[in-house]
RNA sequence: CACGCGCUCACGGGAUCGGUGAAAAUCCGAACCGGCGGUUACAGUCCGCGACCCCCUCGCCGUCCGAGGGGUCGAGCUGGUGGAAUUCCAGCGCCGACAGUCAGAGUCUGGAUGGGAGUAGCGCGAG
Numbered sequence: 001c002a003c004g005c006g007c008u009c010a011c012g013g014g015a016u017c018g019g020u021g022a023a024a025a026u027c028c029g030a031a032c033c034g035g036c037g038g039u040u041a042c043a044g045u046c047c048g049c050g051a052c053c054c055c056c057u058c059g060c061c062g063u064c065c066g067a068g069g070g071g072u073c074g075a076g077c078u079g080g081u082g083g084a085a086u087u088c089c090a091g092c093g094c095c096g097a098c099a100g101u102c103a104g105a106g107u108c109u110g111g112a113u114g115g116g117a118g119u120a121g122c123g124c125g126a127g
Base pairs, nucleotide, nucleotide: 001127003125004124005123006122007121008120016030017029018028019027031107032106033096034095035049036048037047038046044094045093053071054070055069056068057067058066059065076092077091078090079089080088098110099109100108
């Protein structure tokens, strides 16, 4: 120094006003928000990862739960600057799990004091 294993730490933002209505933070008009790594230069919208959901295998009679594996998984163009930008600047767009709810949710409530990519550090192993 890179790799493997274990442990510890911290780690997600956003509903304001108006309209309709019996009822909406869920509809309509505006408003607001953007996890992690990478990328010649800063990314919700490029490449990849994670969360949600589904399936399979093992442990279990089975459920739950745990371990491992797989599937699914949204959305951007135009112009400018530059050596370099779908990342910056300008303009106009677009996207956002599941369950719940007097009425349909990116923003409310809940699973979640959870899980997890990755971050920082410590220890051990072997090179």

FMN riboswitch aptamer (RFN element) from Nesterenkonia sedimenti, 127 nucleotides, folded computationally.
The model forms 100% of the base pairs in the Rfam consensus.
Rfam family: FMN riboswitch aptamer (RFN element). Its family is annotated with FMN binding in the Gene Ontology.